Record summary: This is a predicted structure of a 317-nucleotide part of an RNA (large-subunit ribosomal RNA, domain IV) from Candidatus Iainarchaeum sp. It matches the Rfam family "Archaeal large subunit ribosomal RNA". Its family is annotated with ribosome and structural constituent of ribosome in the Gene Ontology. The sequence was found in a public genome assembly. Its mean pLDDT, the model's own confidence on a scale to 100, is 86.
Context: one part of a larger RNA
RNA sequence: AAGGCACUAAGGGAAUUCGGCAAACUAGCCCCGUAUCUUCGGUAGAAGGGGUGCCUGUUUCUCACGAAACAGGUCGCAGUGACAAGAGGGGUACGACUGUUUAUCAAAAACACAGGUGACUGCAAGCCAGAAAUGGUGAGUAUAGUCACUGACUCCUGCUCACUGCCAGUACGCGAAAUUCUCUUCCAAGAGAAAUAAGCGCUGGUGAAGAGCGGGCCUAACUCUGAGGCUCUCACGGUAGCGUAAUACCUUGUCGGUUUAUUGCCGACUUGCACCAAGGGAGCAACGAGAUCCCUGCUGUCCCUAGUGCCGUCCGG
Numbered sequence: 001a002a003g004g005c006a007c008u009a010a011g012g013g014a015a016u017u018c019g020g021c022a023a024a025c026u027a028g029c030c031c032c033g034u035a036u037c038u039u040c041g042g043u044a045g046a047a048g049g050g051g052u053g054c055c056u057g058u059u060u061c062u063c064a065c066g067a068a069a070c071a072g073g074u075c076g077c078a079g080u081g082a083c084a085a086g087a088g089g090g091g092u093a094c095g096a097c098u099g100u101u102u103a104u105c106a107a108a109a110a111c112a113c114a115g116g117u118g119a120c121u122g123c124a125a126g127c128c129a130g131a132a133a134u135g136g137u138g139a140g141u142a143u144a145g146u147c148a149c150u151g152a153c154u155c156c157u158g159c160u161c162a163c164u165g166c167c168a169g170u171a172c173g174c175g176a177a178a179u180u181c182u183c184u185u186c187c188a189a190g191a192g193a194a195a196u197a198a199g200c201g202c203u204g205g206u207g208a209a210g211a212g213c214g215g216g217c218c219u220a221a222c223u224c225u226g227a228g229g230c231u232c233u234c235a236c237g238g239u240a241g242c243g244u245a246a247u248a249c250c251u252u253g254u255c256g257g258u259u260u261a262u263u264g265c266c267g268a269c270u271u272g273c274a275c276c277a278a279g280g281g282a283g284c285a286a287c288g289a290g291a292u293c294c295c296u297g298c299u300g301u302c303c304c305u306a307g308u309g310c311c312g313u314c315c316g317g
Base pairs, nucleotide, nucleotide: 003311004310005309006308007307008306009305011303012302015301020298028052029051030050031049032048037042039152053074054073055072056071057070058069059068060067061066075079087296088295089294090293091292092291094288095287099111100110115150116149117148118147119146120145121144126137127136128135129134153283154282155281156280158213159212160211163210164209165206166205167204168203169202172201173200174199179194180193181192182191183190214232215231216230217229218228241275242272253269254268255267256266257265258264
């Protein structure tokens, strides 16, 4: 010298950048005041204002210690004088929430959760461990235990039992060995027949079981569209709601808002390549070191760099 650490900067104020990353702003206490939404609890310290030292006096409260209020005076640039000590607001998506997690690159929208639903189970049960004895659940008993899915709350949860699974039934058919009978020259090996369990066939049920939820043609007095009609086919042909979406290829869809300018965001439309109802659908106050967009304030992020202190460096012991 480079570099590191800690600071400070006129004017501008996010022009920087993937992105306000980092830094700055704010800050304690008292008083006033407080929108929208809401599950009426909250949101809320919302937001936004004012005050704050010291001295004197008075009043009020208190048993007292003390505390508060008011009035007057007074100093400084500054009175929570240092330290300590919230920046704020708005939109959207996700997850209700507090919580849990990849010890050592991920804290989340993942897991859990209260709540919902289904299945098995009447106890010498069901489920789990074990070869068994036996043990756990449990010294519990269906308001219980186990298993599976969903995940507060609100409004809801459509159609399909053809396939697969499960459950139930079953006159009948198929259905192994043992067994019986027959045959095979006497025996044996063997062959055939009869008979039957589970199971299968068969019949029915079951979707908060695994799953699935169409195509073509024509049609209204401009045009467009197609309420409607015809037809093929299937077990049934996607209902409510939502929708260019954490899902949309085309796509930077189109329109509106936001910007001087926006592949962004928000609202709406929506022919949805390939949303869709407990692999839950649509909403939703509160909450979130979570994702994304905007605004105010603030700033060395930047325009555009500069300076200060310390370390480093250097010299000597």